The prediction has a mean pLDDT of 83. Predicted 3D model of a 74-nucleotide RNA (transfer RNA) from a Pseudobdellovibrionaceae bacterium. Its Rfam family is "tRNA". The family's RNA type in Rfam is transfer RNA. About the family: Transfer RNA (tRNA) molecules are approximately 80 nucleotides in length.
RNA sequence: CGGCGUGUGGCGCAGCCUGGUAGCGCACUUGCUUGGGGUGCAAGGGGUCGUCGGUUCAAAUCCGGCCACGCCGA
Numbered sequence: 001c002g003g004c005g006u007g008u009g010g011c012g013c014a015g016c017c018u019g020g021u022a023g024c025g026c027a028c029u030u031g032c033u034u035g036g037g038g039u040g041c042a043a044g045g046g047g048u049c050g051u052c053g054g055u056u057c058a059a060a061u062c063c064g065g066c067c068a069c070g071c072c073g074a
Base pairs, nucleotide, nucleotide: 001073002072003071004070005069006068007067010026011025012024013023020057028044029043030042031041032040050066051065052064053063054062
């Protein structure tokens, strides 16, 4: 320098191909349960999707630039 892949709550991931306004598990908070803790049950909070721009009525999703990490090549 070139190519490919990945980037989504605190952590691990799904959703992307086929655009319709973000979900699952664990964790966290509160309540019940317990002598207390754990387990179990119920309820709840937290992310505008790496970043900037474009297309569109509408973008995590499509298009382009850039950034970070990984792999391959030179």